[in-house]
RNA sequence: GCCGCUGUAGCUCAGUUGGUAGAGCGCUCGACUGAAAAUCGAGAGGUCGCCGGUUCGAAGCCGGCCGGUGGCA
Numbered sequence: 001g002c003c004g005c006u007g008u009a010g011c012u013c014a015g016u017u018g019g020u021a022g023a024g025c026g027c028u029c030g031a032c033u034g035a036a037a038a039u040c041g042a043g044a045g046g047u048c049g050c051c052g053g054u055u056c057g058a059a060g061c062c063g064g065c066c067g068g069u070g071g072c073a
Stems, first nucleotide, its partner, number of pairs: 001072007010025004019056001027043005049065005
């Protein structure tokens, strides 16, 4: 330098026929307990890597850029 995969909540990741952003763990509060753990219930938390384009509408499509990872040279 070229090609592939990848970037979504604090962490691990879903969400690909374009139509309200989700799960598990973690965190906070509550229930339970003598008190904890476990369990159960509720809640907070996200400019979907960045910029632009297409569209009535983009996490998902198109272009450019940046980061991670694998391969080729």